[in-house]
RNA sequence: CUCCGAUAAGAGCAAACCCGGAGCGAUCCGGGGACGCAGAGCAACGGGGCCCACGAGGUCAGCCGAGCCGCCGAA
Numbered sequence: 001c002u003c004c005g006a007u008a009a010g011a012g013c014a015a016a017c018c019c020g021g022a023g024c025g026a027u028c029c030g031g032g033g034a035c036g037c038a039g040a041g042c043a044a045c046g047g048g049g050c051c052c053a054c055g056a057g058g059u060c061a062g063c064c065g066a067g068c069c070g071c072c073g074a075a
Stems, first nucleotide, its partner, number of pairs: 004073002012037002017032006035062001041068002045065003048060004
């Protein structure tokens, strides 16, 4: 350094659900809340799911792959 990922250390994120808000909707934002996560960080390039006002439209990165960036170091 690479693979790998521990009943390690320190930090981090936050599903369902509830409250408020935005949106036709999928869904998103804020607060609460933790099912989980070693990339549950970024980002719609490919596949896939979903929505629609069906358009050269939108949404999901906590579905998979590729890409970019990144913490720790037992076996």
The RNA shown here (c-di-GMP-I riboswitch aptamer) has 75 nucleotides and comes from a Deltaproteobacteria bacterium. The coordinates come from a structure-prediction model, not an experiment, and the mean pLDDT is 89. The source organism's lineage runs through Bacteria, Pseudomonadati, Myxococcota and Myxococcia. Of the family's consensus pairs, 100% are formed in the model. The sequence was found by an Rfam model in a public genome assembly.